[in-house]
RNA sequence: UUCGAUAAAGGCAAACUUGCCGAAAGGCAGGGACGCAAAGCUACGGGUCUAAGGUUCCAAGUACGAACUAUGACCGCCGGGCCGCCGAAA
Numbered sequence: 001u002u003c004g005a006u007a008a009a010g011g012c013a014a015a016c017u018u019g020c021c022g023a024a025a026g027g028c029a030g031g032g033a034c035g036c037a038a039a040g041c042u043a044c045g046g047g048u049c050u051a052a053g054g055u056u057c058c059a060a061g062u063a064c065g066a067a068c069u070a071u072g073a074c075c076g077c078c079g080g081g082c083c084g085c086c087g088a089a090a
Base pairs, nucleotide, nucleotide: 001089002088003087004086011036012035016031017030018029019028020027021026034076040082041081042080044079045078046077047074048073049072053069054068055067056066057065
């Protein structure tokens, strides 16, 4: 530098579920394993999700509802950046 096995030491943990937090998306902790060689970190580009608040519309006793919107969220969607265990080959 490239690669990842039928090796070894280990690591993480989807769905579902219990508790807590949150308007929600989702998060944290316990259980649980579908998977993962960066499923470690980072919202930087794209993407996706949510819409409390805001704007507009509807309505008119002003409610309910609808549309748009990230400043919210996801790195286990893709790419970028940073760091890194074990081993193999050169």
A computed fold for a 90-nucleotide RNA from Gordoniibacillus kamchatkensis, annotated as c-di-GMP-I-GGC riboswitch aptamer. The source organism's lineage runs through Bacteria, Bacillati, Bacillota, Bacilli and Gordoniibacillus. The coordinates come from a structure-prediction model, not an experiment, and the mean pLDDT is 87. The model forms 95% of the base pairs in the Rfam consensus.